[in-house]
RNA sequence: CAAGUUGACCGGGUGAUCGCGCCCCGUCAAGGCGGGGUGAGGAAAGUCCGCGCUCCAUAGAGCACGGUGCUGGCUAACGGCCAGGCGGGGCGACCCGACGGCAGAGUGCCACAGAGAGGCGCAGUGCCACGCAGCCUUCGGGCUGUUGUGGUGAGGGUGAAACGGCGGUGUAAGAGACCACCGGCGCGGGCAGUGAUGUCCGCGGCCAGGCAAACCCCACCGGGAGCAAGGCCAAGCAGAAGCGAGGGGCUGCUCGUCCCGUUAUGAGCUUCGGGUAGGCUGCACGAGGCGUCCGGGCAACCGGCGUCCCAGAGAGAUGAUCGCCGCCCUGCUUGCAGGGCACAGAACGCGGCUUAUAGGUCAACUUGGGCA
RNA sequence: GCCCCCGUAGCUCAGUGGAUAGAGCAGCGGCCUCCGGAGCCGUGUGCGCGAGUUCGAGUCUCGCCGGGGGUA
Repeated sequence: CAAGUUGACCGGGUGAUCGCGCCCCGUCAAGGCGGGGUGAGGAAAGUCCGCGCUCCAUAGAGCACGGUGCUGGCUAACGGCCAGGCGGGGCGACCCGACGGCAGAGUGCCACAGAGAGGCGCAGUGCCACGCAGCCUUCGGGCUGUUGUGGUGAGGGUGAAACGGCGGUGUAAGAGACCACCGGCGCGGGCAGUGAUGUCCGCGGCCAGGCAAACCCCACCGGGAGCAAGGCCAAGCAGAAGCGAGGGGCUGCUCGUCCCGUUAUGAGCUUCGGGUAGGCUGCACGAGGCGUCCGGGCAACCGGCGUCCCAGAGAGAUGAUCGCCGCCCUGCUUGCAGGGCACAGAACGCGGCUUAUAGGUCAACUUGGGCA
Repeated sequence: GCCCCCGUAGCUCAGUGGAUAGAGCAGCGGCCUCCGGAGCCGUGUGCGCGAGUUCGAGUCUCGCCGGGGGUA
């Protein structure tokens, strides 16, 4: 210098003027006026997870159902984060992984092609033996063919996948049939590690393929509803008809428990009709933000100290113009003109994930090249 | 806010994980006719997007995008 990898951050700045929401103070009869303060984001978004909070019982039991799925840790919790293991990709920095179990609980699927596609299954081509036929013969046999009988799974071929690989022994030909080595699996043990796992030794058969983002099994987790939750206040109204012994506790079933009612002055349900369309609270001091801070930890994170108060609605505000500067695009007269400033935008709050995002800054690292 | 469903050809819909995804209507071309219609023959077009699982995905899983509905 070029090409990359990872992490962190910014995402127009500044001054003036005009305007909008909320709060405080002053003035004031209401309503306005004056002054001061404050006012979007890294994702406020999607609503995909997890919590807080509130009500239902203090949130109960079993089944169903749903979710998660290597190990250890962090956390209020998580499907998040950190560290590690294993597998895969990349020359590398580094990145990705729904990563428990199909070898014993069982079931299902594997199209086409192929002889055979899941078990005791497969003979199409081939090899071999016997039989048969033909030819040759030195009468020992040899060669060729085969529609028959049998052996074989080595060679060829099909397929995504064909029941270990390679060398030898063996055989009529062959084959883990047997043997050595290697690979995989299982069992037992030693060592290292909290563990996943790694490594070493011994034994066993090698008959026991893949798919669980197929049913399923195992382990763990999950009660439901949601701030229009819920609480307080104010205002207003008119009941009627039918059903009715059980109903309700906000997805299903059973149990348990609680509340209301139990022959009705009747809980509750359905239909018709009537009333309201207001205020306050919840609601922002919190798992809160910040720090060349201190301590522990590899880290996520935890503890301490200091400091700050930082939107809150009416589902409604958070903007515009001008000057200077920055960046981008276009045009040419080459330093001017015109245009533009990514994605987007709070509504109970918080922790994550995911998605959108013009342009730019910084740090660490990798690969290649050049120069000294 | 909470919950549910859907997306396949121009339209309406089918489609056990398996070969080249079908049907009706519509469209286009030809035949017939003086012309048009009807009829007959032929023909094109597609799985919302991106990843993953699998030998193989319209189908299974995840994430986006778009549309519709219910409820207070």
Two RNAs folded together computationally: RNase P RNA and transfer RNA, 444 nucleotides in total. It holds a member of the Rfam family "Bacterial RNase P class A". Its family is annotated with ribonuclease P activity, tRNA processing and dimeric ribonuclease P complex in the Gene Ontology. Its mean pLDDT, the model's own confidence on a scale to 100, is 77.